[in-house]
This is a predicted structure of an 89-nucleotide RNA (c-di-GMP-I riboswitch aptamer) from a Nitrosomonadales bacterium. The organism belongs to Nitrosomonadales, within Bacteria. It was read from a public genome assembly, where an Rfam model found it.
RNA sequence: AUCUGCACAUGGCAAACCUGUCGAAAGUCAGGGACGCAAAGUUACCGGUCUAAGGAGUUUUUUUGCUCUAUGACAGCGGGAUCGCCAGA
Numbered sequence: 001a002u003c004u005g006c007a008c009a010u011g012g013c014a015a016a017c018c019u020g021u022c023g024a025a026a027g028u029c030a031g032g033g034a035c036g037c038a039a040a041g042u043u044a045c046c047g048g049u050c051u052a053a054g055g056a057g058u059u060u061u062u063u064u065g066c067u068c069u070a071u072g073a074c075a076g077c078g079g080g081a082u083c084g085c086c087a088g089a
Stems, first nucleotide, its partner, number of pairs: 002089004012037002017032004022027001035076001041082003045079003048074003054069005
């Protein structure tokens, strides 16, 4: 430096669900809680997924309804980038 994760050390993270917070929502954050995870650390660069406040279109006298749209999200959907613990080869 590269590859690997059967066993070991220090340990780490925390799905669903519950409570509260922020948010239009998706979802975030905090506490509880553990389904799992060797990058389930970081990063929206590529693909994908979710949401649609605002905007556009459409319907209606209006309210409203419907369709499209990310400038909002997801890193625990896949890939890329980047940093890193232990052990082994």